Description
Predicted 3D model of a 699-nucleotide part of an RNA (large-subunit ribosomal RNA, domain II) from a Candidatus Peribacteraceae bacterium. NCBI's taxonomy places the organism under Bacteria, Candidatus Peregrinibacteriota, Candidatus Peribacteria, Candidatus Peribacterales, Candidatus Peribacteraceae. The full RNA is in RNAcentral, with records from ENA. Model confidence (mean pLDDT): 84 of 100.
Context: one part of a larger RNA
């Protein structure tokens, strides 16, 4: 991993809700259990009224009663003022294993020490070398105690290394020779050694030189069978079709937070309404904005200057007088601030009446069945929180997705434009486009850009360039250039070693002038030198200088596989901005044709008179996850129908551009196939498979 089979919403209850049927309603209803033989398995029929539901509530009772309780109340309140009931179907609770399939672990109660761990008991093993304790005898010393020195003498968890018993370090091995081996190295090797046979000790127990290590190849609690279908608020699977409507990821509460309860939101059913959108009229508000001598709070200069502080004067000292480059109340003037300020104050929004329309054909409300949901995403906008970060978090309100396909944004849930009933090689549009990839304009007019800007950015920088303005000089000659001049007192004055325009303080005058600062740069050790300012001459401008506001542009601009930051090709337009016209473009709309569904209106037919069933036309509709509702197909088996079908070939298998139903599906022919098969109408279910790391078997 493929075929093929099996694989999941059951079944039980004298339980409960509710729908639909249906009996009875002069209330229904029988249980256990019994009768009798139609029929021979028992079952239909008959009994059985034990009992159980209904018929009256209320109150704690006592009671009283269409009442009744509370209360003093004849006053308000609260619960109350009568139709059932038994089955059968089906939908849902509840108790059970209760849709399947799944632990990990917990309890019982037995196997287990042939592996292992510890004990005992009775036995076994250790080649060889080495070193040479104690003690003993001999010699010498020595007063002794006892010393040295020779021999013998063999001690030891001594040493060296086989066997044995282990497992260092490193390869090989790694579906292996082994579910722990193999080679080479290596530890111990008379010992707390090793090793056979016997024996004992176990599962919250043993056993442990202690690693929670061993306890028969996964031990923080073995191992089998039981209890058991343990439990699982968790994850994965759950099987034909078609039609109608269709959500929600939000309150509040949870030992809650990925689970549930109520309520919202969906649906199905019975009763009622007459709502929508716009328009007119009428509300209340304190939010954006403003504003603050309109409150309380913040604040920016200024004028006064109560008090305070400091000094000085009287020298009646606890006072008194005066001054102030200090604080400084309150006023005033002037300028701001504010979720938790308001004298004010919208836009919307919301709520209330009326009007207008075939809008009402799934809008509203109420009660009841069944749900599903309670992880929501993203964008527009208004706040928070954070950095006015994030494909962030957290509300409000709208949208899409989510559950929605088309077409556009190159690709690309949430952006734009549109919401797919089905067919159709017909017709208009939308967003978006119209030079080729690509259907439609190489469309016309006016401008703009030269940067391939368009086809990424920012603080900040630039005589890039178009528009519109300002303010000043200009033929009494501006602006740039070029010639010239740029001076006297005077080296002002001070300070300096020195200071002469130009170190640094101070003053910044006068005089001659067409014009020249007690000097705007440079220079020098101080002068000196060079420019500037200012003036005067060539020159001869519809011009020059500054300057504001806008439009498009230029720099700022560095990254990892390859251009690579228009989707590509390419494009001074096919780029930007404005005017116009055309035309492409969707599953949107329109035409034709066809099915549905809800609503009218007419024909027919039935009717318990409520209505249903068929039909024909007209309108409106048909995207859809969870989930509600409706209608069918099909499997197997049972009743009952067809004087059904079948060796003139059943059922199954194969094959068919056949017919036929919207489909699930069903016919029909034609081959295999060799014995059972089916139509209609009920009925009952071990009823539908692609998925569960499903289960078997085959390949």
């Nucleotide at each position: 991993g493929c075929c093929a089979a099996c694989g999941a919403c059951u079944u039980a209850g004298u339980u409960c809700u509710g729908u639909g049927u249906g009996g009875c309603a002069u209330g229904g209803c029988u249980a256990a259990g019994g009768c009798a033989g139609a029929g021979a398995c028992c079952u239909a029929g008959c009994c059985g009224g034990a009992g159980c539901c209904g018929g009256a509530g209320c109150g704690a009772a006592a009671g009283c009663g269409a009442g009744u309780c509370c209360g003093a109340a004849u006053a308000g309140g609260g619960c109350g003022c009568u139709u059932g009931u038994c089955g059968c179907a089906c939908a849902g609770a509840c108790u059970a294993g209760a849709c399947c399939c799944g632990a990990a672990a917990c309890c019982g109660g037995g196997u287990g020490a042939g592996c292992u761990a510890u004990a005992c008991u009775u036995g076994a093993g250790c080649a060889g070398g080495a070193u040479g304790a104690a003690g003993u005898u001999c010699g010498c010393c020595g007063a002794a105690a006892g010393g040295c020195g020779g021999a013998u003498g063999g001690a030891g968890g001594u040493c060296c290394g086989a066997a044995c018993c282990g497992g260092u370090g490193g390869a090989u091995g790694u579906c292996g020779c082994a579910a722990g081996a193999u080679c080479c190295u290596c530890g111990g090797a008379u010992g707390a050694c090793u090793u056979g046979a016997g024996u004992a000790u176990a599962g919250g127990a043993g056993u442990g030189a202690a690693a929670a290590g061993c306890u028969a190849a996964c031990c923080g609690a073995a191992c089998c069978c039981g209890g058991a279908g343990a439990u699982a608020g968790c994850u994965g699977g759950u099987u034909c079709u078609c039609c109608u409507c269709g959500a929600a990821a939000u309150g509040c509460c949870u030992u809650u937070a990925g689970g549930g309860g109520c309520a919202g939101c969906g649906u199905c059913g019975u009763g009622g309404g007459g709502c929508a959108c716009g328009g007119u009229g009428g509300g209340g508000g304190g939010u954006a904005g403003a504003g603050c001598u309109a409150c309380g709070g913040u604040u920016u200069g200024g004028a006064u200057g109560c008090g305070g502080g400091g000094g000085c004067c009287u020298c009646u000292a606890u006072a008194g007088g005066c001054c102030u480059a200090c604080c400084a109340a309150a006023u005033c003037c002037u300028g701001a601030c504010a979720a938790a300020c308001u004298c004010c104050g919208a836009a919307u929004a919301c709520c209330c009446a009326c009007c207008u329309u075939u809008a009402a054909a799934g809008c509203c409300c109420a009660c009841g069945g069944c749900a599903g949901u309670g992880a929501g995403a993203c964008g527009g906008u208004g706040a928070c929180a954070g950095c006015g970060a994030a494909c962030u978090g957290c509300c409000a309100u709208c949208g899409u997705c989510a559950a929605u396909a088309g077409g556009g944004a190159a690709a690309u849930a949430g952006c734009c434009c549109a919401g797919a009933u089905c067919a159709u090689u017909g017709g208009c549009c939308a967003a978006g486009g119209u030079c080729c990839c690509c259907a439609a304009a190489u469309u016309a007019c006016c401008g703009c850009u030269c940067a391939g800007u368009g086809g990424a950015a920012a603080a900040g920088g630039a005589a890039g360039u178009g528009c519109a303005g300002g303010u000043g000089c200009u033929u009494a000659g501006a602006c740039a250039a070029c010639c010239a001049g740029g001076a006297g007192g005077u080296u002002u004055g001070c300070u300096u070693a020195g200071a002469a325009g130009c170190a640094g303080c101070c003053a910044u005058c006068c005089u001659u002038u067409a014009a020249a600062g007690a000097u705007a740069g440079c220079g020098u050790a101080a002068c000196a030198g060079c420019u500037c300012a200012c003036u005067g001459g060539u020159c001869g401008a519809u011009g020059c200088a500054c300057u504001u506001g806008u439009g498009c542009g230029c720099c700022g601009a560095a990254a990892a596989u390859g251009u690579a930051u228009c989707g590509g090709g390419g494009c001074a337009a096919a780029g930007c901005g404005g005017u116009a016209u055309a035309c492409c473009g969707c599953a949107g709309c329109c035409g034709u044709g066809a099915a549905u569904u809800c609503g009218g209106u007419c024909c027919g037919g039935a009717u318990u008179c409520g209505u249903c069933c068929g039909g024909a036309c007209c309108c409106a509709g048909u995207g859809g996850u969870a989930g509600a509702g409706g209608a069918g197909c099909g499997u197997u088996c049972c009743g009952u129908u067809c004087a059904g079908c079948u060796g003139u070939g059943a059922a199954g298998c194969g094959a068919g551009a056949u017919c036929u139903g919207c489909g699930a599906g069903g016919a029909c022919u034609c081959g295999u196939g060799g014995a059972g098969c089916g139509u209609a109408c009920g009925g009952a279910a071990g009823u539908g498979a692609a998925a569960a790391u499903g289960u078997u078997g085959g390949c």